Bacterial RNase P class A from a Gemmatimonadaceae bacterium, 374 nucleotides, folded computationally. RNAcentral holds the sequence, with entries from ENA. The prediction has a mean pLDDT of 76. It is recorded under the gene name rnpB. Rfam family: Bacterial RNase P class A. Rfam links the family to the GO terms tRNA processing, ribonuclease P activity and dimeric ribonuclease P complex.
[in-house]
RNA sequence: GAUUCCGGCUGGACGGUCGCGGGAGCAAAUCCCGAGGAAAGUCCGGGCUCCACAGGGCAAGUCGCCAGGUAACGCCUGGGAGCGAUGCGCGUGAGCGCCUCGCGACGGACAGUGCAACAGAAAGGAAACCGCCGAUGGCCCGAGAGGGCACAGGCAAGGGUGAAAUGGUGGAGUAAGAGCCCACCGCGGCGCUGGCAACAGCGCCGGCUCGGCAAACCCCGACUGGAGCAAGGCCAAAUAGGCAGUGAGAGCCGGCCCGGCUCGAUCAAGACACUGCGGGUAGGCUGCUAGAGGGUGCGGGCGACCGCACUCCCAGAGGAAUGACCGUCACCGCUUCGGCGGGACAGAACCCGGCUUACAGGCUGGAAUUACGC
Repeated sequence: GAUUCCGGCUGGACGGUCGCGGGAGCAAAUCCCGAGGAAAGUCCGGGCUCCACAGGGCAAGUCGCCAGGUAACGCCUGGGAGCGAUGCGCGUGAGCGCCUCGCGACGGACAGUGCAACAGAAAGGAAACCGCCGAUGGCCCGAGAGGGCACAGGCAAGGGUGAAAUGGUGGAGUAAGAGCCCACCGCGGCGCUGGCAACAGCGCCGGCUCGGCAAACCCCGACUGGAGCAAGGCCAAAUAGGCAGUGAGAGCCGGCCCGGCUCGAUCAAGACACUGCGGGUAGGCUGCUAGAGGGUGCGGGCGACCGCACUCCCAGAGGAAUGACCGUCACCGCUUCGGCGGGACAGAACCCGGCUUACAGGCUGGAAUUACGC
């Protein structure tokens, strides 16, 4: 330098003209602000709001190695064990160790129930299809030694089926075989040591025991009330409906009022008129954007992240503004060197933290391989 893989950051800059939304301003002039890393999907988790709620249990749902971070999480960080890939090392071998990268619902399969298609002889405390043997018993040959058959029977070493066949390598052993026995590897149990822990290392023991599946039911543990800014709060027309009140007085005494007397009415229902009240609707205001906020510096931490100081204010519409054009520069492509063309994915709606998905171009970190040069 090239190639491959795995990440991180960025997502043109400055200026002008016109326009649009919001704010300041009595108004005009004028001034200030005006999309993103994903504003997206709405998949998780919170804030906020209203409703519900003594306490406990059941049910249901979600999550699940360990430690930490956080407001919280199914997110993030660090670690452990496992699996996979490339490479290297050790070992006769089974196998073991290491570097880098990747993966993941990674608690429990001696609590119980259950499942395993197809293939295969046999799929769980199994099995004789091919195969091996046939020591022993049987049969045949042979005078005998012995030989033969493969009937009884023995064998899980080999072949074959399967995702999976009751540990593996080497040896001893045997008729043939077999943890039957031995050494080692693997597995399990116990102890000691290290570690907060997951777990690891070492030692001793066990011939090895029914293996797998819990994103099958289930068991164990933890967490979880519901609905969402069209939440919610305040003000409040017209019309309709609701509730309450009034609408019943007349005659006489008297100039009139108050008052008195007489008569009528008095209950109930309905209609109509007026007044008042209350609820809701339209509409308006609010919630609404100063916040788990951004930047810089210092400090703590491997890191996620945390603390302190200084500094900044950075859309708040309410069917939705954030646009168009021009100039200069930068980048990429083409070029007849004059210029010409191009710039992805995408568009806030109460606000945050994540995850996932989309993305032209540019910058950058790490690892591996390889060529050349020194």